[in-house]
Context: one part of a larger RNA
RNA sequence: CGUAGGCGAGGGAACUCGGCAAAUUAGCCCCGUACCUUCGGUAUAAGGGGUGCCUGUGGCCUUGGCGAAACCAGGGUCGCAGGUCGCAGUGACAAGGGGGUCCCGACUGUUUAAUAAAAACAUAGGAGACUGCAAGCCCGAAAGGGUGUGUACAGUCUCUGAAUCCUGGCCAGUGGCGGUACCUAAAACCCGGGUACAACCGGGCUAAGGGCCGCUAAACGCCGGGAGUAACUCUGACUCUCUUAAGGUAGCCAAAUGCCUUGUCGGGUAAGUUCCGACGUGCAUGAAUGGAUCAACGAGGGCCCCACUGUCCCCGCCUACUACCCG
Numbered sequence: 001c002g003u004a005g006g007c008g009a010g011g012g013a014a015c016u017c018g019g020c021a022a023a024u025u026a027g028c029c030c031c032g033u034a035c036c037u038u039c040g041g042u043a044u045a046a047g048g049g050g051u052g053c054c055u056g057u058g059g060c061c062u063u064g065g066c067g068a069a070a071c072c073a074g075g076g077u078c079g080c081a082g083g084u085c086g087c088a089g090u091g092a093c094a095a096g097g098g099g100g101u102c103c104c105g106a107c108u109g110u111u112u113a114a115u116a117a118a119a120a121c122a123u124a125g126g127a128g129a130c131u132g133c134a135a136g137c138c139c140g141a142a143a144g145g146g147u148g149u150g151u152a153c154a155g156u157c158u159c160u161g162a163a164u165c166c167u168g169g170c171c172a173g174u175g176g177c178g179g180u181a182c183c184u185a186a187a188a189c190c191c192g193g194g195u196a197c198a199a200c201c202g203g204g205c206u207a208a209g210g211g212c213c214g215c216u217a218a219a220c221g222c223c224g225g226g227a228g229u230a231a232c233u234c235u236g237a238c239u240c241u242c243u244u245a246a247g248g249u250a251g252c253c254a255a256a257u258g259c260c261u262u263g264u265c266g267g268g269u270a271a272g273u274u275c276c277g278a279c280g281u282g283c284a285u286g287a288a289u290g291g292a293u294c295a296a297c298g299a300g301g302g303c304c305c306c307a308c309u310g311u312c313c314c315c316g317c318c319u320a321c322u323a324c325c326c327g
Stems, first nucleotide, its partner, number of pairs: 002321007010313002014311001019308001027051005036041001038162001052084014085089001097306007104298002109121002125160007136147004164292003168223003173220002175216005182211003189204005224242005251285001252282001263279005
């Protein structure tokens, strides 16, 4: 210099990516407890007070002395009163720091054994598709096996992800399902050519499929542009026009999504590229690729406040053990 600890004047996050680490708090009893809420919670919310020992005494429970009561001697527990000591009475050990707001995920749970515990996975709930059982789906070349000694309130597959309010338009493309008088369509087969046999060539017929016609978006997906217009200005309910399968509805937003961008306004600070509330001109938001909201929950993420502190101003001392120096 380190490693593990202890203490610290004054200040108190000025440290730092970030209060990381440390400190604070802590048990039990009594009082008291907000917003919000799915009325269960939130909640040990927050915030206060008490706590040792000695003596006396009251209530309740209980053991023994006797067989019941009374009485006596004990034990436990809940109080009350008086006294007493210390700076300090859960005197050591043990033992929550707290509050506000936003994002994400409803929650408990699961996960990268040995760098990731999460907003990822799962979940209850919602929806669609296949399947009537010798089924459907899966393994296998088959025999056979699983689901299942189950039977549609079942099983398999896919998507979404509690509850609440909702889930708009488009079937042109791709896919799926159904239909099909007609068209197309290979080999086999038939007919003809060819070959002393064949190969081969041409014609005809035809399955699935395709064309064609419908349906289907909680299937994959997609959801416009240009002009003009209102008694100041601005804006444009309104009108015209090009165009599409249809032109983004309800909602929501500089968002975990906004390039320009530290957008603009408001709040918080003396000062805020972060944060919160608005606005919407949305590069490129948007409805089960779910949209919005949300009590509770979270070793999740952002911001703020109180308390607290050697994180810091700014370092000092002590203890133990290495290392190092001397003998």

Notes: This is a predicted structure of a 327-nucleotide part of an RNA (large-subunit ribosomal RNA, domain IV) from a Candidatus Bathyarchaeota archaeon. The full RNA is in RNAcentral, with records from ENA. Lineage of the source: Archaea > Thermoproteati > Candidatus Bathyarchaeota. Its Rfam family is "Archaeal large subunit ribosomal RNA".